This is a predicted complex of two RNAs, RNase P RNA and transfer RNA, with 455 nucleotides together. The coordinates come from a structure-prediction model, not an experiment, and the mean pLDDT is 77.
[in-house]
RNA sequence: GGAGUAGGACAGAUGGCCGCUGCCUUGCCCUGGAUGGCAGGGGGGAGGAAAGUCCGGGCUCCACAGGACAGGAUGCUGGGUAAUGCCCAGUCCCGGUGACGGGAAGGAUAGUGCCACAGAAAGUAAACCGCCUGCCUCUUAUUGAGGAAGGUAAGGGUGAAAAGGUGAGGUAAGAGCUCACCAGUCCCACCGGUGACGGCGGGAGCUAGGUAAACCCCAUCCGGAGCAAGACCAAAUAGGGGGGCGCCAAGGAUGGUCCGUCCGUGCCCCCGGGUAGGUUGCCUGAUCCUGCCGGCAACGGCAGGACUAGAGGAAUGGUCAUCAUCCCGCAGGGGGUGACCGCUGAGGGAAACAGAACCCGGCUUACGGCCUGCUCCGACA
RNA sequence: GCGCCUGUAGCUCAGCUGGAUAGAGCAGCGGACUUCUAAUCCGCAGGCCCCGUGUUCGAAUCACGGCAGGCGCG
Numbered sequence: 001g002g003a004g005u006a007g008g009a010c011a012g013a014u015g016g017c018c019g020c021u022g023c024c025u026u027g028c029c030c031u032g033g034a035u036g037g038c039a040g041g042g043g044g045g046a047g048g049a050a051a052g053u054c055c056g057g058g059c060u061c062c063a064c065a066g067g068a069c070a071g072g073a074u075g076c077u078g079g080g081u082a083a084u085g086c087c088c089a090g091u092c093c094c095g096g097u098g099a100c101g102g103g104a105a106g107g108a109u110a111g112u113g114c115c116a117c118a119g120a121a122a123g124u125a126a127a128c129c130g131c132c133u134g135c136c137u138c139u140u141a142u143u144g145a146g147g148a149a150g151g152u153a154a155g156g157g158u159g160a161a162a163a164g165g166u167g168a169g170g171u172a173a174g175a176g177c178u179c180a181c182c183a184g185u186c187c188c189a190c191c192g193g194u195g196a197c198g199g200c201g202g203g204a205g206c207u208a209g210g211u212a213a214a215c216c217c218c219a220u221c222c223g224g225a226g227c228a229a230g231a232c233c234a235a236a237u238a239g240g241g242g243g244g245c246g247c248c249a250a251g252g253a254u255g256g257u258c259c260g261u262c263c264g265u266g267c268c269c270c271c272g273g274g275u276a277g278g279u280u281g282c283c284u285g286a287u288c289c290u291g292c293c294g295g296c297a298a299c300g301g302c303a304g305g306a307c308u309a310g311a312g313g314a315a316u317g318g319u320c321a322u323c324a325u326c327c328c329g330c331a332g333g334g335g336g337u338g339a340c341c342g343c344u345g346a347g348g349g350a351a352a353c354a355g356a357a358c359c360c361g362g363c364u365u366a367c368g369g370c371c372u373g374c375u376c377c378g379a380c381a
Numbered sequence: 382g383c384g385c386c387u388g389u390a391g392c393u394c395a396g397c398u399g400g401a402u403a404g405a406g407c408a409g410c411g412g413a414c415u416u417c418u419a420a421u422c423c424g425c426a427g428g429c430c431c432c433g434u435g436u437u438c439g440a441a442u443c444a445c446g447g448c449a450g451g452c453g454c455g
Base pairs, nucleotide, nucleotide: 001377002376003375004374005373006372007371008370010368012323013322014321015320016319017318018317020045021044023042024041025040026039027038028037029036030033047353051364052363054362055361056360057359058358059226060225061224062223071222072221073220074219075218076090077089078088079087080086091105092103093102094101095100106217107216111215112214113211114210115209128156129155130152131151132150133149135147136146137145138144164182165181166180167179168178169177183207184206185204186203187202188201190199191198192197230280231279232278233277240271241270242269243268244267245266246265247264251263252262253261254260287306288305289304290303291302292301293300294299325350326349327348328347330345331344332343334341335340382454383453384452385451386450387449388448391407392406393405394404400438409425410424411423412422413421431447432446433445434444435443
């Protein structure tokens, strides 16, 4: 110098001018308010992701005797936490030369399914070629060819995958059929570890295909809805209930008819429900900062300090100057043998993604430049 | 705030219970027919199957995460 890998902090500061917003407050205006309008002053005003809404909780309402089924989620070990599918520390496996990264990492002897094409056979394995045995036919009669039967998984061939590997013995030919070594599995014991697991020793010829991100089995967890939750106040109009007064010679029912009663209807008063609308929920909280202590860490404890938007479709912006940080080339003068390094000066350039809407913890995604540790490669001395 | 669906050729869609060299129609290009054009017939080209990671012998298809678009309910 190049390539890479892991992490950290930041997301400019001050001032001027012009704006936005809601809170407090002052004045003025309006025939005056559950909420008015105008003007001024004061002090506040986004994020690391406020985003996606992918997980987990708080909060609120509804449901709920208990249990089971269904459905969903998770799935190595230990720890952290309000909780988690998150985080930390580790184990094993995989990838990478390495720093480092990744892992939905229970069960395939509980059962079922699938494994295209090729191949004889794709699973209680299988006989196409080959090898071997005896038999039959032909024959050149030692033997060769053909046929059917049986044995054989060592060899060939197919495939992603064909029931451990190498060697020896054994056999008609072969085969864990037997033995030695190696690999794996299972069982037992010991040692280390809380544990996953690791190490070591012995035994069993045990060698049993893959797939559960196919159905499934096992273990653990899960009630539903969401701030448009919910609570309170409460117009106009319409409608409901109650009371009073009235309307009936021709509103209706009862009845043969009348009175009466009931319904209905007009006005007034009262009550309650709900709508529009308003208030609340609503920011003092699993909060933030600093220090100390415990812990490898995540995190926890203690002490001190701080208060930091609460908003309704939604404000937090623009511009100029100076400064800070960084980058670029130029000039000057230094250091170093050198590659190169930093200093001074003037100049030029540079902030991306994005926008709170009940709150919080995570994850994921978007995105600007800066700093640090580490790794590999190359060059120069 | 909830619930769900879809991304495959320039366009519209099949395929998605894993086994392909990824198909169809329209459009495009070339040829035939025709005096010429259209229609018709023959042929050809055109694809990172939205992206990434994984599972598997094998992924458009399965799983997870993301991106983009759309629909429904209150």